[in-house]
This is a predicted structure of a 1488-nucleotide RNA (small-subunit ribosomal RNA) from an uncultured bacterium. Model confidence (mean pLDDT): 84 of 100. It matches the Rfam family "Bacterial small subunit ribosomal RNA".
RNA sequence: GUUUGAUCAUGGCUCAGGACGAACGCUGGCGGUGCGCCUUAUGCAUGCAAGUCGAGCGAAGCUUUUCUGUAGUUUACUACAGAAAAUGACUGAGCGGCGAACGGGUGAGUAACGCGUGAGCAAUCUACCUUAGUUACAGGGAUAGCCCGAGGAAACUCGGAUUAAUACCUGAUAUUCUUUUUUUCUCGCAUGAGUUUUAAAGGAAAGGUCAGCCGAACUAAGAUGAGCUCGCGUUCUAUCAGCUAGUUGGUGAGGUAAUAGCUCACCAAGGCAACGACGGAUAGCUGGUCUGAGAGGACGAUCAGCCACACUGGGACUGAGACACGGCCCAGACUCCUACGGGAGGCAGCAGUGGGGAAUAUUGCACAAUGGGCGCAAGCCUGAUGCAGCAACGCCGCGUGAGGGAUGAAGGCCUUCGGGUUGUAAACCUCUUUUAGCAGGGAAGAAGCGAAAGUGACGGUACCUGCAGAAAAAGCACCGGCUAACUACGUGCCAGCAGCCGCGGUAAUACGUAGGGUGCAAGCGUUGUCCGGAAUUAUUGGGCGUAAAGAGCUCGUAGGCGGUUUGUCACGUCUGCUGUGAAAAUCCAAGGCUCAACCUUGGACUUGCAGUGGGUACGGGCAGGCUAGAGUGCGGUAGGGGAGAUGGGAAUUCCUGGUGUAGCGGUGGAAUGCGCAGAUAUCACGAGGAACACCAAUGGCGAAGCACAUCUCUGGGCCGUAACUGACGCUGAGGAGCGAAAGCGUGGGGAGCGAACAGGAUUAGAUACCCUGGUAGUCCACGCCGUAAACGGUGGGUGCUAGCUGUGGGCCACAUUCCACGUGGUCCGUGACGAAGUUAACACAUUAAGCACCCCGCCUGGGGAGUACGGCCGCAAGGCUAAAACUCAAAGGAAUUGACGGGGGCCCGCACAAGCGGCGGAGCAUGCGGAUUAAUUCGAUGCAACGCGAAGAACCUUACCAAGGCUUGACAUAUAGAGGAAAAGUGCAGAAAUGCACUCCCCGCAAGGUCUCUAUACAGGUGGUGCAUGGUUGUCGUCAGCUCGUGUCGUGAGAUGUUGGGUUAAGUCCCGCAACGAGCGCAACCCUCGUCCUAUGUUGCCAGCACGUAAUGGUGGGAACUCAUGGGAUACUGCCGGGGUCAACUCGGAGGAAGGUGGGGAUGACGUCAAAUCAUCAUGCCCCUUAUGUCUUGGGCUUCACGCAUGCUACAAUGGCCGGUACAGAGGGCUGCAAUACCGCAAGGUGGAGCGAAUCCCAAAAAGCCGGUCUCAGUUCGGAUUGAGGUCUGCAACUCGACCUCAUGAAGUCGGAGUCGCUAGUAAUCGUAGAUCAGCAACGCUACGGUGAAUACGUUCCCGGGCCUUGUACACACCGCCCGUCAAGUCACGAAAGUCGAUAACACCCGAAGCCGGUGGCCUAACCGCAAGGAGGGAGCCGUCGAAGGUGGGAUUGGUGAUUGGGACUAAGUCGUAACAAGGUAGCCGUA
Repeated sequence: GUUUGAUCAUGGCUCAGGACGAACGCUGGCGGUGCGCCUUAUGCAUGCAAGUCGAGCGAAGCUUUUCUGUAGUUUACUACAGAAAAUGACUGAGCGGCGAACGGGUGAGUAACGCGUGAGCAAUCUACCUUAGUUACAGGGAUAGCCCGAGGAAACUCGGAUUAAUACCUGAUAUUCUUUUUUUCUCGCAUGAGUUUUAAAGGAAAGGUCAGCCGAACUAAGAUGAGCUCGCGUUCUAUCAGCUAGUUGGUGAGGUAAUAGCUCACCAAGGCAACGACGGAUAGCUGGUCUGAGAGGACGAUCAGCCACACUGGGACUGAGACACGGCCCAGACUCCUACGGGAGGCAGCAGUGGGGAAUAUUGCACAAUGGGCGCAAGCCUGAUGCAGCAACGCCGCGUGAGGGAUGAAGGCCUUCGGGUUGUAAACCUCUUUUAGCAGGGAAGAAGCGAAAGUGACGGUACCUGCAGAAAAAGCACCGGCUAACUACGUGCCAGCAGCCGCGGUAAUACGUAGGGUGCAAGCGUUGUCCGGAAUUAUUGGGCGUAAAGAGCUCGUAGGCGGUUUGUCACGUCUGCUGUGAAAAUCCAAGGCUCAACCUUGGACUUGCAGUGGGUACGGGCAGGCUAGAGUGCGGUAGGGGAGAUGGGAAUUCCUGGUGUAGCGGUGGAAUGCGCAGAUAUCACGAGGAACACCAAUGGCGAAGCACAUCUCUGGGCCGUAACUGACGCUGAGGAGCGAAAGCGUGGGGAGCGAACAGGAUUAGAUACCCUGGUAGUCCACGCCGUAAACGGUGGGUGCUAGCUGUGGGCCACAUUCCACGUGGUCCGUGACGAAGUUAACACAUUAAGCACCCCGCCUGGGGAGUACGGCCGCAAGGCUAAAACUCAAAGGAAUUGACGGGGGCCCGCACAAGCGGCGGAGCAUGCGGAUUAAUUCGAUGCAACGCGAAGAACCUUACCAAGGCUUGACAUAUAGAGGAAAAGUGCAGAAAUGCACUCCCCGCAAGGUCUCUAUACAGGUGGUGCAUGGUUGUCGUCAGCUCGUGUCGUGAGAUGUUGGGUUAAGUCCCGCAACGAGCGCAACCCUCGUCCUAUGUUGCCAGCACGUAAUGGUGGGAACUCAUGGGAUACUGCCGGGGUCAACUCGGAGGAAGGUGGGGAUGACGUCAAAUCAUCAUGCCCCUUAUGUCUUGGGCUUCACGCAUGCUACAAUGGCCGGUACAGAGGGCUGCAAUACCGCAAGGUGGAGCGAAUCCCAAAAAGCCGGUCUCAGUUCGGAUUGAGGUCUGCAACUCGACCUCAUGAAGUCGGAGUCGCUAGUAAUCGUAGAUCAGCAACGCUACGGUGAAUACGUUCCCGGGCCUUGUACACACCGCCCGUCAAGUCACGAAAGUCGAUAACACCCGAAGCCGGUGGCCUAACCGCAAGGAGGGAGCCGUCGAAGGUGGGAUUGGUGAUUGGGACUAAGUCGUAACAAGGUAGCCGUA
């Protein structure tokens, strides 16, 4: 950071930090210092890595000197041969000595006295070295080499002869030596040790050199090194619980340097283990390294200590030391040589090579230094080591320049086009020269050795000086949040990114590129691993009512913990001192490389272990008391506590009989079922099984569970008392017992109920819910099972911490004469509320979830999964224990605000109801869908599209189609150039647009204007996106709501206010209240109608006066009335009465034109629907540009099997037709309305008075009223359709106008399911006018008046809405969410007939080398012996043991396997709808 609309808490995932023997990608200047096969303990070519000593020995060769001989000649030399003696830093081999057991490598094995730490050896050894003491006398026999011979391919072997020693052997001598015996003293925890004494037996040696020394033997001691023993510590696993026969101990013997079952014989039966034996897996251990505040966690490269190993396995020899990396023997695998007979080898030494792998270096130089071996030494050897080489692999340091420099250059990028940014950056000027380069000089490291000379791998290196020149030297990652850093273009859920959340579907700061920026820098990123953050295993430092988590309950073993007091011990505990805790590392200080890294010195640290002195409060041990914990006794007491036996009544069902007749039963409604063979109903008797009404109660007892009554047996509790015991207590891993229902076994029983099953319904289906039946079962006895949402979802115990109020059981006191009732107190149990406190909140709160202590159990993200495998239990069903792969970024808790509910309450609305009239059926009109078409332009689609945009489609409109034209364009602006026309008229072609021809030939002094043409910018688009937008509009809804400030409450989201009680049309008002106020809405203010007053009085009016007409305010006049136009008044629950909280308000009444918002209109809160509109307009982006622009003609938008919507006209008598006659309001009129008059049946025509209109005209209002006729019919209803003839408008009525006349005379007789409007001047009905408009498809729309009703009991129900409340798994908000099967794909896992391995054991067979033991015969130098022979030795053979190998049956474990099982994840698949609301049958748990 991430679960949510938001919140708090829980909880996981992820990131930022540090580290690395690293690897990979891009990049790369220098130096210092470190470091470099983590993988195949895989195989190895080649070279080197352990030799040395002549002062141990013999011989040979070589060299030098001398002598002799021969040859040549220069008579003194050369060459060759031989001999002798001598010489030597000379050479190889041999005998002998020392070394080779160190140094170097690796980590396979090992869970162990292997390692670490601390002790012990009175149970031990120790070459070389040091110290001290003693000694070296006398003899002897061989052997290698050399030589001769033999075998073999070779390796090598054999025989003969001969020779030496510091090689080997015998004897002598010898102590403080060894063994045995006697003896003294001292010490020790013990076995014993030391010391004194005595006797016996036994045991040594080597010389060399040559005068300096080097060696040899014995003894004692030291030092060093090694061996053995013990305490403590040292990974995971119990899905490893039992292991062990040399096993455990003893006696004796053997064996070892030494203890020991180390080995053997005999005896005993022990030993180890829940404090984890045995088994399995993994692993070298440590100092330390990394991280961390620490405690811890992870690791064990380099360096250092220890161990183990040396091709694999076994074995011994030699030696002071090995069971031996560069030794031996045997077996095995592998490689090589071979003459096929037989031999050779072991890089986990240094280089190097193949292979493996993401990955790890040179077949270098030198012994100059340090160290090692040998040697008296010189010296030799040394792939130890010192150096160099390779690699940015790590750490550290330095550089890639410094100062100035604004026209803020050019270029790039962005842009609002003004500019901004890159950026003082560059250019340019001045300066410096580290590093690299070139040249010159040039170390320390050197001590030692040697008579001296001399001696440096690194290295001509470090370092110093000089020279030239900014000259040669910067990249990588990132820029949505976490997390520092933003823009443009491209792309368009594509390509891609991604650590988590998540980006990308045409305006991407998230992809790719560029510019800019940020961070680090010779590096930067990525990947992997470890620690941290993670208090996310919690000792420090977590939890368990609901988030994961208290075992179903009890008893009880081990263990843990434990009252009060006295004494003692000093185990824990506290403290001082001593030893040890290697060095290195770490920290501090100082010093050395120019600094640093690095190195050197000193100190600290090393928290540990052991020893020792002291202290004794607390814990503990031992001993002794106490009584408050616990238990016993005694006296009471309540109870569905348990087990068995016996008894009871009500009810259901059944049987029998009586009465009685047609139904009963059942449901939402029905049916199946029962019934005339007599049911149901009713009465009586009987049978049988199960359960026990009322009492009955948040009452009782008990751990779950328990209820009719009585009897018998029996457990525990509570109260009182204080006699007894004297801490006897609490908890409780394993273990044991009990344990609802269902289920299982055997045998009974069976009334009712009732899984399965059958039938009837319901339904789209209905394997369900409902109904009728009904088997297991439910019941009893005995035996299993052992689980439940076994829940207070709360383990047990003890103590402490306000109260108040019920109730059950006991006791005490007061009161009462006594009893009862009552009042108060106390102990135990069981409830409600509530303070502090706790809690994430909800809530808990002396019955804690508070404050503490003790013990046990359990948890550590969701799913996979309480599953698989294994084990244990079970007759079975199944139970207990209990994973992983894989997958997700959440899952879950509490509370909040909404929304929703086939939840609840209150209220409203023509919402229902009550009424009136319609629609839905017919014909026509109009709109839409669909179909059709070249085109039938486009939009609007539940309410809230469909007589809507459109208040007028024949052309135009017009956006569509066909055909014909134009391309700076039909229209706008600008610039440059050219021109004097353009227009107009006439004619021709054409469907027209247009083209051609003719006539005509600008204005102005100029600047310029106008028009045309050419060219360039651009115009133009009813093309796309209403899901990029503005504006406008619809809808919920004229519903009563929506919010804010301050305060208060809450951790918080939020709440309060705004809820409550009333009231209203209203969040309207009143009262109350942790709220007090305010805003947008409501209401009012505005317009209009209704009454009155007032002013004015024409074109309006005419009461009174006068004149006049056939008649008319016609005229004079009037200003009263109507009316018009202004201005005012009036209505406010104001008054009276009832109700109501002395309220708001409401009901009734009076007055009034009007009465409780008087009627109507305008006015539409916060918001919802990505609602509608890019085609009113505007507009971003995209698209077209001789076309998606524009002009023209014709066509289309008017089609028509059909469906829907809205209307008109009707179906008739409340009517049709004919005649007569009356009364409006509001509008419109000059491109206009048009009178009187005349013509026509009429539409209309002719003509034109008047009027730009309170004056004239449209204009006739119609229903109504009066009279007549029709008489119930498809009609004298109805008028569609069609024919014919006309009129008008208009360039033009064919597609496609309206109207008139005559004729024709269709459907239709009141309309199914369903549905719409309306509460009063309303519905219904009647006509009138206007806009648009040449005309009109208008029956539409918008206005106007005339006539003028019915009904509303009421709010149960339908629809919509408001408020409160409740539930919620919803928040895209029920058109929500979501479950399971099936089908498809992918992945991991289990089972599986089998099959292929691996590992460790066991049994048997075989049995190498070798140690040990035995041994007839055989062989044999040293000693004994005159000799024969003996002692001793050896080979051979035999035996025990014994590696590898073979056979066998099992164990553990891994791979694979047809098929199969569930699981997880996937796009919008199929079927249903189980859960979430009362989820439409409340849900859930266990079981079948």